Molecule: c-di-AMP riboswitch aptamer (ydaO/yuaA leader)
Organism: soil metagenome
C1' cells in the first nucleotide's frame, strides 16, 4: 500500500516518555412495553381453555440445509459469504478461496421510551469480461 472484520478517528487529563484513564462522533452488538407470534404426545372439557409429560434454550458470526461413503471425517448438490489495483457502489458471467470458532448459564420472541456493551485479532504481493451510477 492493499483484503477480512463494526473494530476507526478526535479532544482533555496523569506522566519526562512509553503507557494510563475520560469523553465525543462514526461503526456495530445486546437486553427491554403494546399489538402480533408462541414445539410434540396423551387425557379432559362448560370448545374458552386445562392437567400431565417430553424435549433445555439462547447470543456474535456467511459459517447452514439434504443425500453419500469405506463416516467424531471425506464426497457430492443447494445455498449462504470473501477476492480480484485510476477512485466508490451496484449488478451478471466465468475464476480462485471460505461455510469456522467463540460466548451466555436455566434466562432472554418481537418490541417505542428506556438500559447495557464492543471498536479486537488476523492476512497478502495483485489474476478476467461486460453493464450501470456517482465523485474527482
Nucleotide at each position: 500500500c492493499g483484503c477480512c472484520g463494526a473494530a476507526u478517528c478526535c479532544a482533555c487529563g496523569c506522566u519526562c516518555g512509553a503507557g494510563c484513564g475520560u469523553g465525543g462522533a462514526g461503526c456495530g452488538g445486546g437486553g427491554g412495553a403494546a399489538c402480533c407470534a408462541a414445539g410434540g404426545u396423551g387425557g379432559c372439557u362448560u370448545c374458552g381453555g386445562c392437567c400431565a409429560u417430553c424435549g433445555g434454550g439462547g447470543g456474535c458470526g456467511a459459517a447452514c440445509c439434504u443425500c453419500u461413503c469405506a463416516g467424531u471425517g471425506g464426497g457430492a448438490g443447494g445455498c449462504g459469504c470473501g477476492c480480484a489495483a485510476g477512485c466508490u457502489c451496484u449488478u451478471u458471467c466465468a475464476g480462485c478461496g471460505c461455510g469456522a470458532g467463540c460466548c451466555c448459564g436455566a434466562c432472554a420472541g418481537c418490541u417505542a421510551a428506556c438500559c447495557c456493551c464492543g471498536c479486537a485479532g488476523g492476512c497478502g504481493g495483485a489474476c478476467g469480461a461486460a453493464a450501470g451510477a456517482g465523485a474527482a